Context: one part of a larger RNA
RNA sequence: UGACGGGGACCCGCACAAGUAGUGGAGCAUGUGGUUUAAUUCGAAGAUACGCGCAGAACCUUACCAACACUUGACAUGUUCGUCGCGACUUUAAGAGAUUAAAGUUUUCGGUUCGGCCGGACGAAACACAGGUGCUGCAUGGCUGUCGUCAGCUCGUGUCGUGAGAUGUUGGGUUAAGUCCUAUAACGAGCGCAACCCCCAUCGUUAGUUGCCAACGAGUAAUGUCGGGAACUCUAACGAAACUGCCGGUGCAAACCGUGAGGAAGGUGGGGAUGACGUCAAAUCAUCACGGCCCUUACGUCCUGGGCUACACACGUGCUACAAUGGUCGGUACAGAGAGCAGCCACUUCGCGAGAAGGAGCAAAUCUACAAAACCGAUCUCAGUUCGGAUCGGAGUCUGCAACUCGACUCCGUGAAGCUGGAAUCGCUAGUAAUCGGAUAUCAGCCAUGAUCCGGUGAAUACGUUCCCGGGCCUUGUACA
Numbered sequence: 001u002g003a004c005g006g007g008g009a010c011c012c013g014c015a016c017a018a019g020u021a022g023u024g025g026a027g028c029a030u031g032u033g034g035u036u037u038a039a040u041u042c043g044a045a046g047a048u049a050c051g052c053g054c055a056g057a058a059c060c061u062u063a064c065c066a067a068c069a070c071u072u073g074a075c076a077u078g079u080u081c082g083u084c085g086c087g088a089c090u091u092u093a094a095g096a097g098a099u100u101a102a103a104g105u106u107u108u109c110g111g112u113u114c115g116g117c118c119g120g121a122c123g124a125a126a127c128a129c130a131g132g133u134g135c136u137g138c139a140u141g142g143c144u145g146u147c148g149u150c151a152g153c154u155c156g157u158g159u160c161g162u163g164a165g166a167u168g169u170u171g172g173g174u175u176a177a178g179u180c181c182u183a184u185a186a187c188g189a190g191c192g193c194a195a196c197c198c199c200c201a202u203c204g205u206u207a208g209u210u211g212c213c214a215a216c217g218a219g220u221a222a223u224g225u226c227g228g229g230a231a232c233u234c235u236a237a238c239g240a241a242a243c244u245g246c247c248g249g250u251g252c253a254a255a256c257c258g259u260g261a262g263g264a265a266g267g268u269g270g271g272g273a274u275g276a277c278g279u280c281a282a283a284u285c286a287u288c289a290c291g292g293c294c295c296u297u298a299c300g301u302c303c304u305g306g307g308c309u310a311c312a313c314a315c316g317u318g319c320u321a322c323a324a325u326g327g328u329c330g331g332u333a334c335a336g337a338g339a340g341c342a343g344c345c346a347c348u349u350c351g352c353g354a355g356a357a358g359g360a361g362c363a364a365a366u367c368u369a370c371a372a373a374a375c376c377g378a379u380c381u382c383a384g385u386u387c388g389g390a391u392c393g394g395a396g397u398c399u400g401c402a403a404c405u406c407g408a409c410u411c412c413g414u415g416a417a418g419c420u421g422g423a424a425u426c427g428c429u430a431g432u433a434a435u436c437g438g439a440u441a442u443c444a445g446c447c448a449u450g451a452u453c454c455g456g457u458g459a460a461u462a463c464g465u466u467c468c469c470g471g472g473c474c475u476u477g478u479a480c481a
Base pairs, nucleotide, nucleotide: 001481002480003478004477005476007475008474010472011471012470013469015465016464019428020427022425023424026320027319028318029317030316031315032314033313034311035310042053043052064306065305066304069301070300073129077128078127079126080124081123082122083121084120087106088105089104090103091102092101093100094099109119110118111117131295132294134293135292136291140289141288142284144282145280147278152191153190154189155188156187157186158167159166160165170183171182172181173180197272198271199270200269202240203239204238205237206236207235208234212229213228216227217226218225243266246260247258248257249256250255322421326380327379328378329377330376331375339368340367343362344361347358348357349356350355387418392413393412394411395410396409397408398407434457435456436455437454438453439452440451
């Protein structure tokens, strides 16, 4: 100087408390461990692994296993020789396919000094080499998690100390903040904080189509449908607005307090992006790149089938429930954001339905997609039930070469556990929790109950900081570095 203390003082955080909804019990989905297996590819491991890499494992993916094949190679460059089109397509035979053998169709390459001269393509042979999701994240770059959006981490000059170092960065106040004020052997500065950036909330200006419709006119069973309008909503560009600016109180100041004013918004207005010096030899050689090591008729490459989906069990994360604040049936209303041509699909007909057959519009503020909870009625009357839907049987639809291992969905039947969950434990402070539906990426289809967004309805509680956890600052002890 640090680190540590079941030392002290001060302070903060959904850290506790006060509330609320859960998990832990049930069934299922999903990930992991274990076990099994020819293989169940690999990685991730307290917090910071476990709906994680995977924003899509039937084939492919795919890295694993079994079998069948290839060896200058599936991919790249160079040298030599040969051919001039290459290529594409079709057919036949063998095979699980990769592949092998044969026949045919189409086209007869470009430049040119007309020289097989240059370019281009294919084939053959041999080499240089290719190739490796093989090892090492403890050789590395890059990217990432975490402490933590915590308020810290440092430097120059000066001063003090023999020196390691100290001071500044400490004290008194204050703040979300090393934020600011003040004191001061310090004076300044840098990286962080804040602000500058984006979205939302108010108003104005400009603009007015595909959006809008107040007034006027036309028209319809009805609808901005039409003429038109530029007010309103909205769209999208530019500006204004909030600064403790004003008032009162406290204070030297910084600042704090006020059911003060005004204002759409008030004291960081609400979100996002933004992550200092560093810590964990943290994660990743399987995104990619790269040093070293290793394989080279195989640890490379191709292909068929299987596996990654196994199942006594254990754990994590979720979904659905156990019901009456509910289930079922009928009626009726209101979003936002995003997506669409190998696409979204109105409407009509057929089917109980998943869907099918026709068929408008739309590369979209123009066309496409019923929001659901809510509300209004009816019924069920506390039951393992008209709760709950697992499991199983049968019949189908769709995608796709192909749904056996191993897809989703529909209909009929079946109707399991489950009556609110032990010890323990997680999230959340406001348009939040809870609850309700919608969209997107990936994607032929989908195991999505996941992830990321979007809106609808919309709470309770916070006395307080003694205690638990984590963190900041000062101080003290130390046989620790």
A computed fold for a 481-nucleotide part of an RNA from an uncultured bacterium, annotated as small-subunit ribosomal RNA, 3' major domain. The coordinates come from a structure-prediction model, not an experiment, and the mean pLDDT is 80.